Annotation
Predicted 3D model of a 348-nucleotide part of an RNA (small-subunit ribosomal RNA, central domain) from an uncultured Acidobacteriota bacterium. Model confidence (mean pLDDT): 90 of 100. It matches the Rfam family "Bacterial small subunit ribosomal RNA".
Context: one part of a larger RNA
C1' cells in the first nucleotide's frame, strides 16, 4: 500500500477539552470546481499485440490495424458532492420552572473506638498462638472509673442505590462552585460529529520543601517454625500513610468492549422527573439513568443480544507469528526513580 481484524486469540489510545483535517439535516435558485456525455486536439518513433506480405524456414524485417493505463480545450447536463445566495426546524444551543444526587473546593464543628498522660478502685498476673516464646508487669501492669491530650477515618442509614469525563467521591453545617435529568416550547437558526498534533485532568506508590503523627505499617530487629526460613505467624519498629505547596504520569487506569447518530421482539427489578389516576395509593403512559434474564441477528466458541459483541455511517487509536523486548540506540520530559517514543542481529 492493499486486505482482515481489535470483549477472552496480537490490538480501544487511563479519561475530556479542543487545533487543523475528515464527515455533516430539510427546501429553494443560481454557478459548474468535482461528476457525466458526445466533439475536436495531443497522447513521436521502435518496442509489445492482431492481421497480412517479403528473405527455400524462422530469427529478421515491411505493410495495416489495435495499444499508448493519459493530458488539454471548447460545448452540453444539472441529479449527485461541492461553492454562492434565500428560507425552514426535527439535529445542537439558549430561555423559563422544577425536583435529585458520598460531582468539586474551603471554611467550621460532632460522637464512638485505639493510643499516650494524670488520678482513683484493685492485684499478680497480661499479651500472644496450632503451641510457644521475645515483649509488658510488684517501680503495680491488665481489668475498671474519672479527667486530659493528640492524630486519623466516618458504624447504623448503606442499596448489582447515587454523582463524576476518568481517576475517583461517603458523619454534619455553611459559603462558592460544575454537570446531568424532567417539564414547557418563548428564543437562535446547522451553530453539529469525530478529532492528527496541542493543552489539561489523572488511584496508589515514589520524590522536594515545611508542617504533622493516634492506629496501621515496607525496611530493620528480636521470638518462633523448618533440613534451611533472608517468607508465611508473634512481639516491637522506621520512612510511609495525614496536611500545605511543587514534581512525578504511572495501573488488571477493566464493562480487558474509543466517541458519535438512527434503526431493530420481549419479561422483570431499582434510581431521578413528568402525564393520568385515587380520600390516600397501585395498575397505566412517558422521559432518563442502573441491573438480571432472555429472542432475531452475530460469535471459533463462551458469550453479547435497545446500556449491543445485532444493522449501517462518520471520525479517532491500534494490530500484522513466539522469544529477543518494552530491551538497545537516538531523541523527549523528570530532581531522582524513571516515562514516552521504539527496533535490530539472533533464534524457534
Nucleotide at each position: 500500500c492493499u486486505g482482515g481484524g481489535c470483549g477472552u486469540a496480537a490490538a480501544g489510545g487511563g479519561c475530556g477539552c479542543g487545533u487543523a483535517g475528515g464527515c455533516g439535516g430539510c427546501c429553494u435558485a443560481g454557478c459548474a470546481a468535482g461528476u457525466a456525455g458526445g466533439u475536436g486536439g495531443u497522447g513521436a518513433a521502435a518496442a509489445c499485440c492482431c492481421c497480412g506480405g517479403g528473405c527455400u524456414u524462422a530469427a529478421c524485417u515491411c505493410g495495416g490495424g489495435g495499444c499508448c493505463g493519459g493530458c488539454c480545450a471548447a460545448c452540453u447536463a444539472a441529479a449527485c458532492u461541492g461553492c454562492u445566495g434565500g428560507g425552514c426546524u426535527g439535529g445542537a444551543g439558549u430561555g423559563u420552572g422544577g425536583g435529585a444526587g458520598a460531582g468539586g473546593a474551603a471554611a467550621g464543628u460532632g460522637g464512638a473506638a485505639u493510643u499516650c498522660c494524670u488520678g482513683g478502685u484493685g492485684u499478680a498476673g497480661c499479651g500472644g498462638u496450632g503451641a510457644a516464646a521475645u515483649g509488658c508487669g510488684u517501680a503495680g501492669a491488665u481489668a475498671u472509673c474519672a479527667g486530659g491530650a493528640g492524630g486519623a477515618a466516618c458504624a447504623c442509614c448503606g442499596g448489582u442505590g447515587g454523582c463524576g469525563a476518568a481517576g475517583g467521591c461517603g458523619g454534619c453545617u455553611u459559603u462558592c462552585u460544575a454537570g446531568a435529568c424532567c417539564a414547557c416550547a418563548a428564543c437562535u437558526g446547522a451553530c453539529g460529529c469525530u478529532g492528527a498534533g496541542g493543552c489539561g485532568c489523572g488511584a496508589a506508590a515514589g520524590c522536594c520543601a515545611g508542617g504533622g503523627g493516634a492506629g496501621c505499617a515496607a525496611a530493620c530487629a528480636g521470638g518462633a517454625u523448618u533440613a534451611g526460613a533472608u517468607a508465611c505467624c508473634c512481639u516491637g519498629g522506621u520512612a510511609g500513610u495525614c496536611c500545605u505547596g511543587g514534581c512525578u504520569g504511572u495501573a488488571a487506569a477493566c464493562g480487558a468492549u474509543g466517541g458519535a447518530u438512527a434503526c431493530u421482539u420481549g419479561c422483570u427489578g431499582u434510581g431521578g422527573g413528568g402525564g393520568g389516576g385515587u380520600u390516600a395509593a397501585a395498575g397505566c403512559c412517558u422521559c432518563u439513568g442502573u441491573g438480571g434474564c432472555g429472542g432475531c441477528g452475530c460469535u471459533a466458541a463462551c458469550g453479547c443480544a435497545u446500556u449491543a459483541a445485532g444493522u449501517a455511517u462518520c471520525c479517532c487509536g491500534c494490530c500484522u507469528g513466539g522469544g529477543g523486548a518494552g530491551u538497545a540506540c537516538g531523541g523527549u520530559c523528570g530532581c531522582a526513580a524513571g516515562u514516552c517514543u521504539g527496533a535490530a542481529a539472533c533464534u524457534c